[in-house]
Molecule: Bacterial large signal recognition particle RNA
Organism: Thermomicrobiota bacterium
RNA sequence: CCGUGCUAGGCGGGGAGAUAGCGGUGCCCUGUACCCGCAAUCCGCUACAGCGGGGCUGAAUCCCCUCCCGAGGUUCGGCCCUGUGGGACUGCCCGGGCCACGUGGCGUGGAUGGUCGGGUCCCACGCGGCGAGGAGCCGUGAACCCGGUCAGGUCCGGAAGGAAGCAGCCGUAAGCGGUGACCCUCGGGUGACGUGGGAGUGCCUGGCCGGAGCCAACGAGCCCGGCGCAAGCUGGAGGGCCGCAAUCGACGGAGGGUGCACGG
Numbered sequence: 001c002c003g004u005g006c007u008a009g010g011c012g013g014g015g016a017g018a019u020a021g022c023g024g025u026g027c028c029c030u031g032u033a034c035c036c037g038c039a040a041u042c043c044g045c046u047a048c049a050g051c052g053g054g055g056c057u058g059a060a061u062c063c064c065c066u067c068c069c070g071a072g073g074u075u076c077g078g079c080c081c082u083g084u085g086g087g088a089c090u091g092c093c094c095g096g097g098c099c100a101c102g103u104g105g106c107g108u109g110g111a112u113g114g115u116c117g118g119g120u121c122c123c124a125c126g127c128g129g130c131g132a133g134g135a136g137c138c139g140u141g142a143a144c145c146c147g148g149u150c151a152g153g154u155c156c157g158g159a160a161g162g163a164a165g166c167a168g169c170c171g172u173a174a175g176c177g178g179u180g181a182c183c184c185u186c187g188g189g190u191g192a193c194g195u196g197g198g199a200g201u202g203c204c205u206g207g208c209c210g211g212a213g214c215c216a217a218c219g220a221g222c223c224c225g226g227c228g229c230a231a232g233c234u235g236g237a238g239g240g241c242c243g244c245a246a247u248c249g250a251c252g253g254a255g256g257g258u259g260c261a262c263g264g
Base pairs, nucleotide, nucleotide: 001264002263003262004261005260006259009057010056011055012030013029014028015027020046021045022044023043024042034054035053036052037051038050063257064256065255066254067253068252072248073247074246075245076243077242078241079240080239081238082237084235085234086233089232090231091229092228093226094225095224096223097222098221101219102218103217104215105214106213113209114208115207116206117205118204119203120202121198122197123196124195125194126193127191128190130187131186132185133184134183136179137178138177139176140175146171147170148169149168154163155162156161
């Protein structure tokens, strides 16, 4: 070096999940790679590794190690979308307050302010007006128990004469009705009135002093409030994209390593 027969090994691997941890069943990736039985309120293990049974290959394309590449997964970070809730913060809306920056208005034909008055307000009185009552005036007003006159009639008397007195007529009392201009008393949701006093906060107004501010309607700003809105924001949920980020890493590539027996 060649041939024959064997052995270790191999006949898929990986990610997430699960687990004290590992392998497997189920999901996903890779891509083609023996068969049967078992397994999620699970099965088998504590190991170069599913367990049990069978088969093939077998010292290298095939087994083992290292490195490279890197599908894909997971984590992290960023961005975006959808839907659901909140109302702390920003913003918007509404209400109130402050300020006096801007617009506007008033003001040297004199602002704000100061001072002296007047009014508005209160009390009393007077006057007027209105109303009520009264007085006054007019009318009416008594079968008898009011007056006068009392026909007739009655009574007393011898007579002269006298007395009481109904009706009628005249008058009157209380009462009733009217009027009520003037007068008296009282009252008020009374007055373009008068006099006196009070109060003096606000407002209006006149005179004087003085000499440049005043108002706060709108906008800006600040503050407070609202069981107002929900764009931003924020708590969950779902989805997508990105990354010199971290980690695991299939397939593929490169390099290295690994037997025994017999015969020629």